[in-house]
RNA sequence: AACAGGCACACUCGCUGAAAAGCGAGGCCGCAAAGCGACAGGUCUACCGCGGAUACGCCGCAACGAUGGCUGCGCUGCCGAA
Numbered sequence: 001a002a003c004a005g006g007c008a009c010a011c012u013c014g015c016u017g018a019a020a021a022g023c024g025a026g027g028c029c030g031c032a033a034a035g036c037g038a039c040a041g042g043u044c045u046a047c048c049g050c051g052g053a054u055a056c057g058c059c060g061c062a063a064c065g066a067u068g069g070c071u072g073c074g075c076u077g078c079c080g081a082a
Stems, first nucleotide, its partner, number of pairs: 006031002011026006029069001035075003039072003042067003049061004
């Protein structure tokens, strides 16, 4: 190169959630694993909780939450110069 294709960033609308974010529809930045899995790390959020302040509006800590389209790792997979 290569057959058949696949997924769907941002954004918009709706729903769930305290939030991060997720789901559905539209959309299509990109992806050879942007398929699956929160095991290790990173990052994001902080309802509840703890401490401080207290004009009850705030500040700090902290995942058991989220992120696989952050990295590693594990499992699976289309094509074929191989």